[in-house]
RNA sequence: GGGUAGUUAGCUUAGUGGAUAAAGCCUUAGAUUCCGAUUCUAAAGAUCAAGGGUUCGAUUCCCUUACUACUCA
Numbered sequence: 001g002g003g004u005a006g007u008u009a010g011c012u013u014a015g016u017g018g019a020u021a022a023a024g025c026c027u028u029a030g031a032u033u034c035c036g037a038u039u040c041u042a043a044a045g046a047u048c049a050a051g052g053g054u055u056c057g058a059u060u061c062c063c064u065u066a067c068u069a070c071u072c073a
Stems, first nucleotide, its partner, number of pairs: 001072007010025004018056001027043005049065005
């Protein structure tokens, strides 16, 4: 340098163009307990990598850029 795949919450992952983007772990609060652990309930936490385009409507489709992994030299 060429090719392929990927980038969504602090971490790990879902999400086949249409409802306020879903879940587990973590964190916080409450219940339980003599105190903890476990368990249960609730809450917080995402401008969906950046920019642009297509569309009535984009996390989703297209282009460019950045980064990561693999691969061909």